Molecule: SAM riboswitch aptamer (S box leader)
């Protein structure tokens, strides 16, 4: 690579470098962006999957932030397929993101 299982309409940003594109892929919308995009670095944050501590006791429950990811517009920006509904909503799969675990 890829496969299990699990979450996501909460939550959180400033500052440097740099210059012109970016919101994963592909079409379409709609957005963000020289009042400075994206990569890089630095500092803080934000959740709690792993973790840690207590308590029960076989997997829950409260507390927690030191360490490992991870994340800090807009729902995973919306739609694309399927099915309700009845005509514009709902729910779901697909795919893609993260963590853990096996490989």
């Nucleotide at each position: 690579a890829u496969g299990u299982u699990a979450u996501a309409a909460a939550g959180a940003a400033a500052g440097g470098c740099c210059g012109a594109g970016g919101g994963a892929u592909u079409a379409g919308a709609c957005c963000c962006g020289u009042u400075g995009a994206a990569u890089c670095c630095u500092u803080a944050g934000c959740a709690a999957c792993c973790c840690u501590u207590u308590a029960a006791u076989u997997u829950u429950a409260a507390a927690g932030u030191a360490g490992g990811u991870g994340c800090u517009a807009a729902a995973u920006u919306c739609u694309a397929c399927c099915a309700a509904u009845u005509u514009u909503u709902u729910g779901g799969a697909u795919a893609g993101a993260u963590a853990a675990c096996a490989g």